[in-house]
């Protein structure tokens, strides 16, 4: 040099894990007052019975807050693997010229 095996990166695809962010599920917390409900005491209204309005206190929830598992998308690199072709770099084996 030219063919062949082999590995090393690079190039292009696919799955997979690890980050990070965001949704989505579930319990959790969560309103002085500008959310419901139920309202002790007080207060009014009534001879009375009772009835009104309604603090605080409970409950339930909203904005939203964190949590911990599944799920999903995004992105990220010195991540693991595969698959086709192809580049380059190195070894080896056969030739062929010099």
């Nucleotide at each position: 040099u030219g063919c062949c095996c082999g590995g090393g990166c690079c190039c292009u695809c696919g799955c997979g894990a690890c980050g990070a962010u965001g949704a989505c599920c579930g319990a959790c917390c969560g309103a002085a007052u500008c959310g419901g409900g139920u309202c002790a005491g007080g207060c009014c209204g009534g001879a009375a019975a009772c009835g009104g309005a309604g603090c605080a206190g409970c409950c339930c929830u909203a904005a939203g807050g964190a949590u911990g598992c599944g799920u999903c998308a995004u992105c990220g690199g010195g991540u693991g693997c595969g698959g086709a072709c192809g580049g380059u770099c190195c070894g080896g084996g056969c030739g062929c010229u010099c």

The prediction has a mean pLDDT of 77. Bacterial small signal recognition particle RNA from a Planctomycetota bacterium, 98 nucleotides, folded computationally. Taxonomically the source falls in Planctomycetota (Bacteria, Pseudomonadati). It matches the Rfam family "Bacterial small signal recognition particle RNA". Gene Ontology terms of the family: SRP-dependent cotranslational protein targeting to membrane, signal sequence recognition and signal recognition particle, plasma membrane targeting. The same sequence occurs in records of 2 taxa.